Transfer RNA from Candidatus Hermodarchaeum yapensis, 74 nucleotides, folded computationally. Its Rfam family is "tRNA". By type it is a transfer RNA. From the family's description: Transfer RNA (tRNA) molecules are approximately 80 nucleotides in length. It was read from a public genome assembly. The coordinates come from a structure-prediction model, not an experiment, and the mean pLDDT is 83.
RNA sequence: GGGCCGGUGGCCUAGCUUGGUAGGGCACUCGGCUGAUAACCGAGAGGUCGCGGGUUCGAAGCCCGUCCGGCCCA
Numbered sequence: 001g002g003g004c005c006g007g008u009g010g011c012c013u014a015g016c017u018u019g020g021u022a023g024g025g026c027a028c029u030c031g032g033c034u035g036a037u038a039a040c041c042g043a044g045a046g047g048u049c050g051c052g053g054g055u056u057c058g059a060a061g062c063c064c065g066u067c068c069g070g071c072c073c074a
Base pairs, nucleotide, nucleotide: 001073002072003071004070005069006068007067010026011025012024013023020057028044029043030042031041032040050066051065052064053063054062
């Protein structure tokens, strides 16, 4: 340099094929339970979906550019 894959709350990750309310686990906060703690149960807060642009009534998902990481080739 070329090709392919990936980037989604603090961490891990589903959803992308076929556009239509962004979901789960851990962690965190509050409550319940307990003599108490953990575990368990319930509730809550937390998201520029890497970034910029385009298409569209509407984009995490499509198109273009770009950044970062991984693998392969040279």